[in-house]
The part of an RNA shown here (large-subunit ribosomal RNA, half B) has 1181 nucleotides and comes from an archaeon. Its Rfam family is "Archaeal large subunit ribosomal RNA". On this family, see Cannone et al., BMC Bioinformatics 2002: "The comparative RNA web (CRW) site: an online database of comparative sequence and structure information for ribosomal, intron, and other RNAs". Model confidence (mean pLDDT): 82 of 100. The RNAcentral record of the full RNA draws on ENA.
Context: one part of a larger RNA
RNA sequence: CUGAGGUAAGGGAACUCGGCAAACUAGCCCCGUACCUUCGGAAGAAGGGGUCCCUACUUCCCUUCGGGAGAAGUAGGGGGCACUGACUAGGGGGGCCGGACUGUUUAAUAAAAACGAAGGGAAUCGCUAGCCCGUAAGGGUGAGUACGGUUCCUUAGUCCUUCCCACUGCCGGCACGUUAAAGUUCGUUUCAACGGACCUAAGCACCGGUGAAGGGAGGAGGUAACUAUAACCUUCUUAAGGUAGCGUAAUACCUUGCCAUAUAAUUGAUGGCUUGCAUGAAGGGCAAACUCGGUCCCUGCUGUCCCUACCCCAGACCCUGCGAACAUGUUCUUGUGGUGCAUGGACCACAGACUUCCAGCGGGAAGAUAAGACCCCGUGGAGCUUUUCGGCAGCUUGUGGUUGUUGUACGGUUGUUGUUGCAUAGAGUAGGUAGGAGGCGCUAUGCGCCAGGUUCCGGCCUGGCGAUAGCCAAAAGUGUAACACUACCCUCCAAUAACUGUACGACUUACCGCCUUCGGGCGGGACACCUACAGGUGGGCCGUUUGGCUGGGGCGGCACCCCGUUGAAACAAAAUCAACGGGGCUCUAUAUUCGACUCAUCCGGGUCAGAAAUCCGGAGUAGAGUGCAAAGGCAUAAGUCGGAUUGACUGUGUUCUUGACAAUACAGAACGCAGGCGCGAAAGCGGGACUUAGCGAACCUCUGUACCUCACAAGUGGGGGUCAGAGAUCACAGAAAAGCUACCCCGGGGAUAACUGAGUUGUCUCGGGUAAGAGUUCACAUCGACCCCGAGGCUUGCUACUUCGAUGUCGGCUUGACCUAUCCUGGCUCUGCAGCAGGAGCCAAGGGUCCGGGUGUUCACCGUUUAAAAGGUCUCAUGAGCUGGGUUUAGAACGUCGCGAGACAGUUUGGCAUAUAUCUGCUGGAAGUGUACAUUGUCUGAGGGAAAGAGAGCUCGAGUACGAGAGGAACGGGCUGUCGACGCCACUGGUCUACCGGUUGUCUGACAAGGCACCGCCGGGCAGCUACGCGUUAAGGGAUAAUGGCUGAAAGCAUCUAAGCCAGAAACCCAUCCCGAAAAUAGACAUAAGGGCAGUUGUGGAACACAACAUUGAUAGGCUGCGGGUGUAAGCAGGGAGGCAACGACCUGUUCAGCCCGGCAGUACUAACGCCUUGAUAAUG
Repeated sequence: CUGAGGUAAGGGAACUCGGCAAACUAGCCCCGUACCUUCGGAAGAAGGGGUCCCUACUUCCCUUCGGGAGAAGUAGGGGGCACUGACUAGGGGGGCCGGACUGUUUAAUAAAAACGAAGGGAAUCGCUAGCCCGUAAGGGUGAGUACGGUUCCUUAGUCCUUCCCACUGCCGGCACGUUAAAGUUCGUUUCAACGGACCUAAGCACCGGUGAAGGGAGGAGGUAACUAUAACCUUCUUAAGGUAGCGUAAUACCUUGCCAUAUAAUUGAUGGCUUGCAUGAAGGGCAAACUCGGUCCCUGCUGUCCCUACCCCAGACCCUGCGAACAUGUUCUUGUGGUGCAUGGACCACAGACUUCCAGCGGGAAGAUAAGACCCCGUGGAGCUUUUCGGCAGCUUGUGGUUGUUGUACGGUUGUUGUUGCAUAGAGUAGGUAGGAGGCGCUAUGCGCCAGGUUCCGGCCUGGCGAUAGCCAAAAGUGUAACACUACCCUCCAAUAACUGUACGACUUACCGCCUUCGGGCGGGACACCUACAGGUGGGCCGUUUGGCUGGGGCGGCACCCCGUUGAAACAAAAUCAACGGGGCUCUAUAUUCGACUCAUCCGGGUCAGAAAUCCGGAGUAGAGUGCAAAGGCAUAAGUCGGAUUGACUGUGUUCUUGACAAUACAGAACGCAGGCGCGAAAGCGGGACUUAGCGAACCUCUGUACCUCACAAGUGGGGGUCAGAGAUCACAGAAAAGCUACCCCGGGGAUAACUGAGUUGUCUCGGGUAAGAGUUCACAUCGACCCCGAGGCUUGCUACUUCGAUGUCGGCUUGACCUAUCCUGGCUCUGCAGCAGGAGCCAAGGGUCCGGGUGUUCACCGUUUAAAAGGUCUCAUGAGCUGGGUUUAGAACGUCGCGAGACAGUUUGGCAUAUAUCUGCUGGAAGUGUACAUUGUCUGAGGGAAAGAGAGCUCGAGUACGAGAGGAACGGGCUGUCGACGCCACUGGUCUACCGGUUGUCUGACAAGGCACCGCCGGGCAGCUACGCGUUAAGGGAUAAUGGCUGAAAGCAUCUAAGCCAGAAACCCAUCCCGAAAAUAGACAUAAGGGCAGUUGUGGAACACAACAUUGAUAGGCUGCGGGUGUAAGCAGGGAGGCAACGACCUGUUCAGCCCGGCAGUACUAACGCCUUGAUAAUG
């Protein structure tokens, strides 16, 4: 020193983010107990009293009647500091927030306000149900059945739960619209492919409903007899404009809102107000009980603190045994300054520095650990979301199959039968064409009556009844057409048959369910199931995408394609999220050609006519115009007007630009050749526009024009291709494409952000110059605008140089070192300085520079003091020193934003801090070598260190100087606190696990004496160590600073200065204290004997060292005495409440006893027995 414990005087939370930790309390009995309340609680509320031992007795209880596991008491006696005597064992109260409660949770950082919960609500489901698992078979719910199951929301109770259906969702409806396959039909085709139309389900659209579905719930202006406010009015607007409540809140940015309570002081707390950035009703308001939840206050209590001290145990340290890992992998000896990729042991300079070891400390090695988790990047990944893109289950709808019988209604097609068909003329209702001269009948087709249908109202058709035997056609005539009859066909309609469709029924045999005696029965039923095709829906699931530039990224912007100017200081080229502007067209004339003309403006003149209309004359290099930005051009005009035209051509080359130079495409431009044109008399000009912007690949689709090609004998149609054109990619050399990640991952980057550092210094801080002005007068006692010039490198920026194979991030605590632009203390000057007290400045860094309240705070604010409560730097000093309140992971909540996943320099609650120190450094302790011989001893003092002192109050001076007074100093003495430093333990206090005593439980059979229970607890306590106790803690000298002076010239004066001299401060150097011959210039003097191991030891001490002793001895032990601590031992004797007695807590005496002592002294009784080693000079040789 670490870990775990014990105790602390006085104070009592002043500690701190926070009473964290510790302490207090504690069992049982009795008394007593508030607010509030869901009447149960709250409550062990709070707050009091008792508790041991002995003796006797009472009442219960049990009883094998002998008695006693026991319970409750009464009376008396006794001891102690203390009687649940140890162990065990709530501190309490009040306010607020959240959650009702018991419960559950992130095994390994979150126990919570999160989850759950009873209760409430919604939706869905009739059982072959719904939901879930499964490819299916099958299974669960459930051998349950709506008082049930499933899904979702909310969360006890109590009072309540407003408005909105526009959006999204869900549910229902559905005339019209849209709409797939299949089907039907038409076109085309040998058949097909293909195309059109019809028919048409769900869905969409449309209409309606639905909020305890997702969700949402405004603005402006004015107005009342003080002011203020606005019941009221106006207006815009919505689907509706937030009701009851609550409200600065777990929600309020501003904000430490304002007021009040509590405090000396409160960013916290509570109660109000409330303009609510951004409260609000399945959720809001209230709320007893509960809570290892969050928060504030009071009381008790305490080493949390003032302010630390002592003690115990285990480590640490020393010895013995065993014996790793991490790390290093160039070297190694530091400091300061410099340089350098901008924070160097290694480079440069200077200084320091003999070698080695031990114990400590943790400043440095941008120490170790982990290819940074933040940030950016990657055409990296993953998880999640969704109205990204694209799919797949599932669900749903239609059609076909499985799939049969039958009825009704309404259709379709075909067949059969019948019927229908009216211009005019014609007797008449003439469908068309062909044949045709007869046909039909005598049981009627003609006639009469009745009924039905139809109609062009003339009639026609059908059926029934009655009578009857003829009737029709031809011919004639009318007309485009002529009629009987036969055949074929068209149109309207009817009947019928077959096939078929839709809807609704019926059936049973497929198929399905239940039962079963396994024979079948009952029920459903061509539906359903299953299957194929098709439409819809479809984050349930899957796969992906989710640009770039960028003074980091994001947000913003487009600097992403093209054009002009500047930047760009005369070749060319040339960047920035540089500056100023444009384009993504327009025009059949604004084109081509030929010809003609001259503009803007000004002057003069002229009817209406004016400043300005049109006309005449003149001047007029361009001051106009040129479709559009700017530049360059343009009067020979490229400008203005007119005529004729379409060259705004076809084909094909070369060159240039794009792109200095090397380079492709698209695109643009210039110049040719051929063809055929226009204008012009002609030369010629014309392949759009005065020029420079006005643009786009492949695939795919379409258009035009002919041609090539495929299958084929040929043709039609179709496919492929060549040529020309159109459709777009503005991220413009052109993917088909949304988000979140704090649950995150990987690869990289200091190519790039968030700390520090570096550079800069706009900003910041501090100065200076000048002096307008203020200051009664007066710039400069003091303050000082505008303007100008600096310093510093603390603030905040900027830059992106260092670091992303990691330099631990705010604040506090601890420990300092340095700076001065000085807050105090010291010395001075000026003052608008009488004194006191101030103001301003100069010198000066020795010392000092507080304690508290709220807040995580730094800062700022506040309270009481103080001489003063200065400012900074040191990787915003200091996390291998601590803390962890804040920030900045994972949980959770509120407000806000987002459809959502989620997000927020918004708020709130919870949330892991590694390590045995290698080098260096530092603090101490040792060993060795060197010091031209060695030993021992005594010194010197180069050099180094220190603050060893700092400051205050009172008092005398002195109520003096000064002052009208009120007030009120100084020089110099004395005394006393405070802070700091060093030392000490006689006193006081603490400790005292040496010691003594008391006492509880239990064990050693009892006594005595002991063990264990924190030393069991409790009461004392010597030495030692200590503070809270005590002691000491100067004056002076030298040289100076600012400043004040002397003499004194330059400059006949003046002048503190130039030569010279004096005074002058807590700063500097001495004085004082400490270290200090390793001071390499390695010192001086003395010295003849000394040293070590082992031994007895301590005043010393981690080891080592040091010191004492060693028989010529008091070094240690023992013994004796003294002095202390405790408090009167055991044994014995006597007493003792009682009790028949036995017994009996305890008391008294013996006994100031017994026990004990790290202290002092005396005394050799015991032990200090022994061993090793070096040895100079001189002299002699």